[in-house]
Model confidence (mean pLDDT): 83 of 100. A computed fold for an 80-nucleotide RNA from a soil metagenome, annotated as c-di-GMP-I riboswitch aptamer. Of the family's consensus pairs, 100% are formed in the model. Rfam family: c-di-GMP-I riboswitch aptamer. Its family is annotated with cyclic-di-GMP binding in the Gene Ontology.
RNA sequence: GCAAAACCGUCGAAAGGCGGUGACGCAGAGCUACGGGGCUACGGAUCCGUUCUCAGGAAGCCACGCCAGCCGAGCCGCCA
Numbered sequence: 001g002c003a004a005a006a007c008c009g010u011c012g013a014a015a016g017g018c019g020g021u022g023a024c025g026c027a028g029a030g031c032u033a034c035g036g037g038g039c040u041a042c043g044g045a046u047c048c049g050u051u052c053u054c055a056g057g058a059a060g061c062c063a064c065g066c067c068a069g070c071c072g073a074g075c076c077g078c079c080a
Base pairs, nucleotide, nucleotide: 001026002025006021007020008019009018010017011016024069028076030075031074032073034072035071036070037067038066039065043062044061046059047057048056
């Protein structure tokens, strides 16, 4: 110097983000979603159901969403 969890407000379908309070920690806990990994599933296709229409339901799948305080990488920076 930064600011975890928690609480309050706010945005979001959610993950999560932002602001305030607050400090678990961090010698780069600075920036960047480039690679790996992780999180969520509004929506999408599949399935069940059915009067083969609608509503409804469960499961897994999918990121164009998210995580930089998971690791690596790039840039900038600090110390000797």